A computed fold for a 111-nucleotide RNA from Streptomyces otsuchiensis, annotated as FMN riboswitch aptamer (RFN element). The organism belongs to Streptomyces, within Bacteria. The coordinates come from a structure-prediction model, not an experiment, and the mean pLDDT is 81.
RNA sequence: CCGGGGUCGGUGAAAUUCCGAACCGGCGGUUACAGUCCGCGACCCGGCCACCUCCAGUGGCCGGUUGACCAGGUGAAACUCCUGGACCGACGGUUAAAGUCCGGAUGGGAG
Numbered sequence: 001c002c003g004g005g006g007u008c009g010g011u012g013a014a015a016u017u018c019c020g021a022a023c024c025g026g027c028g029g030u031u032a033c034a035g036u037c038c039g040c041g042a043c044c045c046g047g048c049c050a051c052c053u054c055c056a057g058u059g060g061c062c063g064g065u066u067g068a069c070c071a072g073g074u075g076a077a078a079c080u081c082c083u084g085g086a087c088c089g090a091c092g093g094u095u096a097a098a099g100u101c102c103g104g105a106u107g108g109g110a111g
Base pairs, nucleotide, nucleotide: 001111007021008020009019010018022100023099024089025088026040027039028038029037035087036086044064045063046062047061048060049059050058051057069085070084071083072082073081091103092102093101
C1' cells in the first nucleotide's frame, strides 16, 4: 500500500433482506488470463500461556473448521480463454429472511 457490488419493478403494514430482472468477485500458484482447480487469508470453534484474586475481557502462540462447474470450441498446452448454460458467498443487527444495507472494522490479514 492493499475488496468489489442493490438499481428498477412486484407483493406487503413493514423487505436495497422475499419474488422477477440486476450487480460483485481478496492473495499466491498453474505449460494460458481462475469467485467454482491447488493452496492461503478473513469469519467461526477449541486448547495452552500472559494480564486479572476469580469470572468476564483483552493479547500472544498452537490447532480445528471453512462455499461453489459443467458441456462444446480453439490450442502444443486452458475445470483459467471463447460460446452456452449453471452454481457459491462468515458472524451480529434489522418493522420481513441480506454476497450487495448497518455494525465489529480508521480492525485483522494472506500478500
The model forms 100% of the base pairs in the Rfam consensus.